[in-house]
Context: one part of a larger RNA
RNA sequence: CUGGGCGUAAAGGGUGCGUAGGCGGUCGGGUCAGUCUGAUGUGAAAUCUCCGAGCUCAACUCGGAAAGCGCAUCGGAUACUGCUCGGCUAGAGGAUUGGAGGGGGGACUGGAAUUCUCGGUGUAGCAGUGAAAUGCGUAGAUAUCGAGAGGAACACCAGUGGCGAAGGCGAGUCCCUGGACAAUUCCUGACGCUGAGGCACGAAAGCUAGGGGAGCAAACAGGAUUAGAUACCCUGGUAGUCCUAGCCCUAAACGGUGCAUGUUUGCUGUGAGCGGAAUCGACCCCGUUCGUGGCGAAGCUAACGCGUUAAACAUGCCGCCUGGGAAGUACGGCCGCAAGGUUAAAACUC
Numbered sequence: 001c002u003g004g005g006c007g008u009a010a011a012g013g014g015u016g017c018g019u020a021g022g023c024g025g026u027c028g029g030g031u032c033a034g035u036c037u038g039a040u041g042u043g044a045a046a047u048c049u050c051c052g053a054g055c056u057c058a059a060c061u062c063g064g065a066a067a068g069c070g071c072a073u074c075g076g077a078u079a080c081u082g083c084u085c086g087g088c089u090a091g092a093g094g095a096u097u098g099g100a101g102g103g104g105g106g107a108c109u110g111g112a113a114u115u116c117u118c119g120g121u122g123u124a125g126c127a128g129u130g131a132a133a134u135g136c137g138u139a140g141a142u143a144u145c146g147a148g149a150g151g152a153a154c155a156c157c158a159g160u161g162g163c164g165a166a167g168g169c170g171a172g173u174c175c176c177u178g179g180a181c182a183a184u185u186c187c188u189g190a191c192g193c194u195g196a197g198g199c200a201c202g203a204a205a206g207c208u209a210g211g212g213g214a215g216c217a218a219a220c221a222g223g224a225u226u227a228g229a230u231a232c233c234c235u236g237g238u239a240g241u242c243c244u245a246g247c248c249c250u251a252a253a254c255g256g257u258g259c260a261u262g263u264u265u266g267c268u269g270u271g272a273g274c275g276g277a278a279u280c281g282a283c284c285c286c287g288u289u290c291g292u293g294g295c296g297a298a299g300c301u302a303a304c305g306c307g308u309u310a311a312a313c314a315u316g317c318c319g320c321c322u323g324g325g326a327a328g329u330a331c332g333g334c335c336g337c338a339a340g341g342u343u344a345a346a347a348c349u350c
Base pairs, nucleotide, nucleotide: 004321005320006319007304008303012318014201015200016199017198021194022193023192025088026087027086028085029084030083031082033081034080035077036076037075038074039073040072041071042070049065050064051063052062053061054060091191092188093187094186095184096183097182098181103177104176105175106174107173108172109171110154115149116148117147118146119145120144121143125136126135162169163168206247207246208245209244210243211242215241216240220236221235222234223233258317259316260315261314262313263312266295267294268293269292270291271290272289273288274287275286276285299306300305323350324349325348332343333342334341335340
């Protein structure tokens, strides 16, 4: 190796790009390295296995054969793999045309609301709770009208709707920019798939420096509750939340489901295109491609459930698992300003 698994039992890397490597469409020629086959040589003896013989038997000993799971040389086969040469277009990429989109970055602008400031009206309460109190208010609050300041977030539209590799993305306009999709079937001609290392991105919280600070709010203070209440509730409130630059690199980073390709009954909703029929035109209707949902054939599954967006049937490549605890810890390495991250045991114990 033969010969297991990873939705929920242990187990899919947070996500992408990509190096080495592994794997790789179709037709023909060459080569014969792999592969297959024949011969020769070698593979010491003893041992082992088989057959036979000798000690009365056996152990033991002796003879013969086989084996020695190989190696080398020479000859042959050419389907497959490799190498090489020449083609092809179904994979992949490009071109042209087109529409959709909260994809990303930057600048500018807008209205509602909260808070604060100023001014007017106005008077004794307001706020808050299960009930209260702390708190605010006759130095004029709450309420209401007008003016202004500032920050953050963008109601309705809004939808198992859209976009993005994931994290994620939602007011409007403009500029810069990435990707996907459809139609045409025009070009290249296997240029492909995966991807150890590597590189890049990566919510929130946290960190460094400088700004900003309306609301909210860890910590903290006070009031309640309670046996207590370092809580839940209330009144306040600082970091933080926001911006710029740089770190951190984690998550129930979840579809708890790696990526790619092919094959396999269907029904129904929805988003974006294209074609047809019809129409004054648009819709409705029919077909088709891509996406996103629901239900379900076969099949699978321990069951739950999955079911053309597979957890079905197959192939390629990567990652990961191997009883519970100790432990995602110690030690060491690497990374980090730190917090810590990453790699990752054992004794012992059940």

RNAcentral holds the full RNA, with entries from SILVA. A computed fold for a 350-nucleotide part of an RNA from a metagenome, annotated as small-subunit ribosomal RNA, central domain. Rfam family: Bacterial small subunit ribosomal RNA. Rfam links the family to the GO terms ribosome and structural constituent of ribosome.